Transfer RNA from Geobacter sp. OR-1, 84 nucleotides, folded computationally. The source organism's lineage runs through Bacteria, Pseudomonadati, Thermodesulfobacteriota, Geobacterales and Geobacter. The sequence is in RNAcentral, with records from Rfam. It matches the Rfam family "tRNA". It is annotated as a transfer RNA.
[in-house]
RNA sequence: GCGGUGGUGGCGGAAUUGGUAGACGCACCAGCUUGAGGGGCUGGCGCUCGCAAGGGCGUGAUGGUUCGAGUCCAUUCCACCGCA
Numbered sequence: 001g002c003g004g005u006g007g008u009g010g011c012g013g014a015a016u017u018g019g020u021a022g023a024c025g026c027a028c029c030a031g032c033u034u035g036a037g038g039g040g041c042u043g044g045c046g047c048u049c050g051c052a053a054g055g056g057c058g059u060g061a062u063g064g065u066u067c068g069a070g071u072c073c074a075u076u077c078c079a080c081c082g083c084a
Base pairs, nucleotide, nucleotide: 001083002082003081004080005079006078007077010026011025012024019067028044029043030042031041032040033039046057047056048055049054060076061075062074063073064072
């Protein structure tokens, strides 16, 4: 230099015939249980605005296609693999 695979909440990791983003697990927070801890059970757990109801944003980055993009296209950054 060329080709391939991948990049998603704090971590791992799903969702590709384009149609609710974050299932599931771990961690964490609250409550119950315990003398206490651990374990177990229940609920919560991206960011932001809001008293609340609810709204906006969010898939490495920036654009594009589309009614609709994590998914398709272009450029680009990073990691790994292969070729030269």